[in-house]
Context: one part of a larger RNA
RNA sequence: CUGGGUGUAAAGGGUGCGUAGGCGGCAAGGCAAGUCAGAUGUGAAAGACCGGGGCUCAACUCCGGGGCUGCAUUUGAAACUGUUUUGCUGGAGUCCAGGAGAGGCAGGCGGAAUUCCUAGUGUAGCGGUGAAAUGCGUAGAUAUUAGGAGGAACACCAGUGGCGAAGGCGGCCUGCUGGACUGGUACUGACGCUGAGGCACGAAAGCGUGGGGAGCAAACAGGAUUAGAUACCCUGGUAGUCCACGCUGUAAACGAUGAAUACUAGGUGUUGGGUCUCGAUAGAGAUUCGGUGCCGAAGCAAACGCAUUAAGUAUUCCACCUGGGGAGUACGUUCGCAAGAAUGAAACUC
Repeated sequence: CUGGGUGUAAAGGGUGCGUAGGCGGCAAGGCAAGUCAGAUGUGAAAGACCGGGGCUCAACUCCGGGGCUGCAUUUGAAACUGUUUUGCUGGAGUCCAGGAGAGGCAGGCGGAAUUCCUAGUGUAGCGGUGAAAUGCGUAGAUAUUAGGAGGAACACCAGUGGCGAAGGCGGCCUGCUGGACUGGUACUGACGCUGAGGCACGAAAGCGUGGGGAGCAAACAGGAUUAGAUACCCUGGUAGUCCACGCUGUAAACGAUGAAUACUAGGUGUUGGGUCUCGAUAGAGAUUCGGUGCCGAAGCAAACGCAUUAAGUAUUCCACCUGGGGAGUACGUUCGCAAGAAUGAAACUC
């Protein structure tokens, strides 16, 4: 390389959009590039293979035969692929009517709590722990009442509930805006799937500039604990956490499970729609489409388990793996302000 694989053994890209490329629905006609059949030419000789012959045999050598799976030209075939023409509606999309949602962005508003400030009441403690101490407090703390300031987060509702491609999204209201779903079947007529490069998005931490700073809290300081304690516990506390703009581009970015399509027993929850039946309503039953869970048949699997949301049966396309360590390291390159990220070996060793 091939083959075989990728939930947990090595292996699914963090996610989407999409270029080239690869692959692609139903029907009819044309063409004949692929494909198939025939013919002709060529495919040197030697060698190789088969059958014979000659050296005493063999090696060696001579003769004959087949073959040389190929290429070119030409004549045909038209099922499949391709191409072209015409059409179709089941894939895909548009339109109309609906309801659901923490989907996104911006603005405004609200209450609870913490902290701080001011004033009142009030007096000796408060706080903290396993126990303490550091700390705060007679310059009046803690507690309590009233008023004010400011920042951050939104208890209950809350749910293997919902939405989003993923990251993620949760107080209320308003505006702008994306997507999905159900029903109708009006329209287009294969417009599709995947997607190397590419582009965009991408938690937390981190970085730059300027704001903001209540609580929390790396670093740091002190008190304890301890043999020690650069920790766990306590008292403080700065970056940071928040906002705007820009960068970074990584995570156990996980369902450790790439995307798409079709098919393959059921049962039972839940969520968003539709239809039918019963019912005065509330609701109940049946059925159907979309999502999200649990259990389970066949099948699969090393087992665990998966099982119409497949890890089953198939097809298409992409990514990735190929013993452990060395090592996600070195070197080079690209990107970045930096931190670093991406790509990514070898010697050696077991």
Record summary: RNAcentral holds the full RNA, with entries from ENA, Greengenes and SILVA. A computed fold for a 350-nucleotide part of an RNA from an uncultured bacterium, annotated as small-subunit ribosomal RNA, central domain. Its Rfam family is "Bacterial small subunit ribosomal RNA". The prediction has a mean pLDDT of 88.